RNA sequence: GCCUUAUCAAGAGCGGUGGAGGGAACGGCCCGAUGAAACCCGGCAACCUGUUAAGUCAAGGUGCCAAAUCCGGCGGCAGACGAAAGAUGAGGA
Numbered sequence: 001g002c003c004u005u006a007u008c009a010a011g012a013g014c015g016g017u018g019g020a021g022g023g024a025a026c027g028g029c030c031c032g033a034u035g036a037a038a039c040c041c042g043g044c045a046a047c048c049u050g051u052u053a054a055g056u057c058a059a060g061g062u063g064c065c066a067a068a069u070c071c072g073g074c075g076g077c078a079g080a081c082g083a084a085a086g087a088u089g090a091g092g093a
Base pairs, nucleotide, nucleotide: 002092003091004090005089006088007087008086013041015040016039017038021031022030023029026072027071028070042065043064044063047061048060049059050057069085074082075081
């Protein structure tokens, strides 16, 4: 990278280092020196393991911490609809 499957409207710092970028891609629209990315610390959650009388806990493995997966792109008059694409987990060849 590919296949299957579940979830994606909730939640998460007024910390340190760092210095200009970031929000997947494209089109928008946003965030950013009242400091982006990244790293550290911190936190959230509970998919897997573990644990519990319990969907209890949160130790371990991931994940996540602006905006609905920020919005749109295909179907539909339209939509808190359905696809596609994407993300994450757990299986698999």

Description: The RNA shown here (SAM riboswitch aptamer (S box leader)) has 93 nucleotides. Its Rfam family is "SAM riboswitch aptamer (S box leader)". Gene Ontology term of the family: regulation of gene expression. The sequence was found by an Rfam model in a public genome assembly. Model confidence (mean pLDDT): 85 of 100.